RNA sequence: GCCAGCGUAGCUCAACGGCAGAGCACGGCUUUUGUAAAGCUGAGGUUGUCGGUUCGAAUCCGACCGCUGGCU
Numbered sequence: 001g002c003c004a005g006c007g008u009a010g011c012u013c014a015a016c017g018g019c020a021g022a023g024c025a026c027g028g029c030u031u032u033u034g035u036a037a038a039g040c041u042g043a044g045g046u047u048g049u050c051g052g053u054u055c056g057a058a059u060c061c062g063a064c065c066g067c068u069g070g071c072u
Base pairs, nucleotide, nucleotide: 001071002070003069004068005067006066007065010024011023012022013021018055026042027041028040029039030038048064049063050062051061052060
């Protein structure tokens, strides 16, 4: 330099073009002599950036940025 894949919560990952979710982690409560475990509950998101298409975009298209892999 060329090609491909990926980018969503602190982490690992979901989400037919139509309300952004789960597990773990974190806060609170219950339980316990106490801790752990268990149960209940809560908070946490410019969906990498900028444009385009669309009534409507995390999702489709383009350009960039970053990461990974392959080729040279």

This is a predicted structure of a 72-nucleotide RNA (transfer RNA) from a Phycisphaerae bacterium. The RNAcentral record of the sequence draws on ENA. Its Rfam family is "tRNA". Gene Ontology term of the family: triplet codon-amino acid adaptor activity. By type it is a transfer RNA. The coordinates come from a structure-prediction model, not an experiment, and the mean pLDDT is 82.